[in-house]
Predicted 3D model of a 264-nucleotide RNA (Bacterial large signal recognition particle RNA) from a Pseudomonadota bacterium. The gene name in the source record is ffs. Taxonomically the source falls in Pseudomonadota (Bacteria, Pseudomonadati).

Formats: sequence, C1' cells, structure tokens
RNA sequence: UCGUGCUAGAUGGGGAGCUAGCGGUGCCCUGUACCCGCAACCCGCUGUAGCGGGGUCGAAUUCCUCCUCGCGGCCCAGCGUUGUGGGACUGCGAUGACAACGUGGUGAUGAAGGUCGGGUCCGACGCGGCGGAGAUGUACCCAACCCCGCCAGGUUCGGAAGAAAGCAACGGUCAGUACUCCUCUCUGGGUGCCGUCGGGCAACCUGGCCGGAGCAGGCGAGUCGUCGUAAGCCGGAACGUUUGGGUCAACAGGGGGUGCACGA
Repeated sequence: UCGUGCUAGAUGGGGAGCUAGCGGUGCCCUGUACCCGCAACCCGCUGUAGCGGGGUCGAAUUCCUCCUCGCGGCCCAGCGUUGUGGGACUGCGAUGACAACGUGGUGAUGAAGGUCGGGUCCGACGCGGCGGAGAUGUACCCAACCCCGCCAGGUUCGGAAGAAAGCAACGGUCAGUACUCCUCUCUGGGUGCCGUCGGGCAACCUGGCCGGAGCAGGCGAGUCGUCGUAAGCCGGAACGUUUGGGUCAACAGGGGGUGCACGA
C1' cells in the first nucleotide's frame, strides 16, 4: 500500500413551543434522508440517549472536531397602521378674574375725588280722576182684605129727614223693582307731568360749587384660574416592517483527527 473480517460510530440536522430539564410525537425551516409498533385529558428518560423490535453501511464523499457562509426561527429595540385608556405638559375652544402694553372711547366745552341739592322710593293730608255703596230724583207698582183719600152699587141703623161702616173702580202711599245725566254723603287703590308737609337716600338719573388730569375697560395681545377637546404627548394592545442589535442555526464550503485482527 492492497484485500478480507470486525469494532467505535453512522443510518439526517435545526428553530420555536412543551418541560424542572432533556429527547420524541404535533408545528416550522433545511432538502431526500432504513423498516415496524407507541405518544397532547401526551410518551419516554435523569444524563447525552426517544422507548421496544428488526435491517444496512462502517474507519471515510458518509464518523468526530474546528472555522467560514448563512435558509429559517426566536428575543430586544426602532418605525408604521388601527383600536383602547389618560389628561401632567404643548396646542386649540369656551369662560371668570387681574392688569392697563396696543388700539378704540371719554375728559381743559373740566376727569378722579369732595361737597350741597333735586328726581326716581315711602307716609299723611288736600284737590282731581276712576270704581263701589247710599241719599236724591224718575218710572212701574198686584197691598184681593188685614194702608190712606174719595167711595158708585150693595149693606147696616132710623117712621122719615138723615147717619154710619165700607168692597170694587179711581187717585195716592209703604215695601219692592229698574234707571239715576246733574247734585250730595260714605268708601277703595298698582289712581295723578297736581299741591303741601314729613321721611328715606343702597343704587341710578340730574343740577350748583370746590378741584385740576385723569377716567373707563369694548377689542387685540398678556398673566392667573376653571371647564372642555384630544392634534401633539403619555401608558398599554394587536398587526405589519426593504430598520438596528442579539441568540440558536439547517444546507453548503474549507482545515484537522480516527481503532482491532488476519493474509499478500
């Protein structure tokens, strides 16, 4: 070095998940890679290996190890979209107060302030007006009788002359009803460009005098507060992501390593 037979080993690997942890079943990636049984209301193991049974290859393209590449997964961050919650801050809207920067108003035809009045307000009285009641006046009057006058007829008394009571009608009156212009009395008030007296005077209007330069706060800007809104902002969620970082890592490429026996 070659041949034969063995042995270690290999006969796929990885990610997330599950789990105390690990391997497997199930999902995904890689890409081709013995077979049968078992496993999610899981199966097996407790140390490198799914458990049980059978087969094949076998010291190298195939085993072991290191490096490179990097499919794919996962984690964190960023970014985007859409819900959701918040209301500290910025913004916006409403509103109150303050202040008096700008503008407008007002003021030497006199501001603020002071002072003396008047009015609006209240009471009493007078006058007027309005309302109510009454008086007065007018009309009606059915008071059958028990009101008046006059009393036909009739009645009563009388011998008579005559006398008496008296119904109806008529006239009037009481009560009552209706009206009541004017006049008078009493009375009421959310009554009056009215009068007199008294009160009140917070506020407003108004006049005189003193005073001698501000007054006021409409709008804009400002400050502070309150309420609202939710664009910015803050929290959290789902989804997406040609972004960044990390981690594991298939396939592939490269380096290194690897036993025993016999024969030639």
Its Rfam family is "Bacterial large signal recognition particle RNA". Rfam classes the family as a non-coding RNA gene.
The model forms 93% of the base pairs in the Rfam consensus.